[in-house]
């Protein structure tokens, strides 16, 4: 980066399967990709298991009282996930214009 050539990779979505979920990994199928090969170095983005935090103008159970313990219900967070969000860094086919 060619209306060239060999060729390759494989979106949604089905099936299977691993996770808490985002996603992963097989198998079908192809939107599409000139790095849609490879890497979690940078931003971006998605996930909340663990973990803090508010709620009693929410439930339950405890309590002389303050409250406390369990449930739910919200916010907050990566050590978890994206490379087909961009960027970077590595490695590769072909050789017109």
């Nucleotide at each position: 980066g060619a209306c060239a050539a060999a060729g390759g990779c494989a979106a949604a979505c089905c099936c299977g399967u691993c996770g808490a979920a985002a996603g992963g990994c097989g198998g079908g199928g192809a939107c599409g990709c000139a790095a849609a090969g490879c890497u979690a170095c940078g931003a971006g983005g998605c996930u909340a298991u663990c973990g803090c935090u508010c709620g009693c103008u929410g439930c339950g159970c405890a309590c002389c009282g303050a409250u406390g313990c369990g449930c739910c219900g919200g916010g907050c967070c990566a050590u978890g996930c994206c490379a087909g969000u961009c960027g970077g860094g590595c490695u590769g086919c072909c050789g017109a214009a």